[in-house]
């Protein structure tokens, strides 16, 4: 690098829906429909490929469709 499991990224409420996911039809590949805005970072631990010569300091988040409420921290009035 992939993947699984967990945590964290402050907390709701409404809306649209894109892939994934569940049903459905049949033209096997695409449509209908329902669902639906942590699916994305980063940190822990567990498989698995693969690469690396060793060691030591330092920092340590940045996102998240749209509209609204809050909470925190500044600043202005």
């Nucleotide at each position: 690098g992939c993947u699984u499991g967990c945590a964290a990224g402050g907390a709701g409420c409404g809306u649209u829906g894109c892939a994934a996911c569940g049903g459905g039809g049949c033209u096997u590949g695409c449509c209908c429909c329902g669902c639906c805005a942590g699916g994305c970072u980063u940190g822990c631990a567990g498989g698995u490929c693969g690469g690396c010569u060793u060691u030591u300091u330092c920092c340590c988040a940045a996102c998240g469709g749209c509209g609204c409420u809050u909470a925190c921290c500044c600043g202005a009035c």
Annotation
Predicted 3D model of a 77-nucleotide RNA (SAH (S-adenosyl-L-homocysteine) riboswitch aptamer) from a Gammaproteobacteria bacterium. It was read from a public genome assembly, where an Rfam model found it. The source organism's lineage runs through Bacteria, Pseudomonadati, Pseudomonadota and Gammaproteobacteria. Its mean pLDDT, the model's own confidence on a scale to 100, is 80.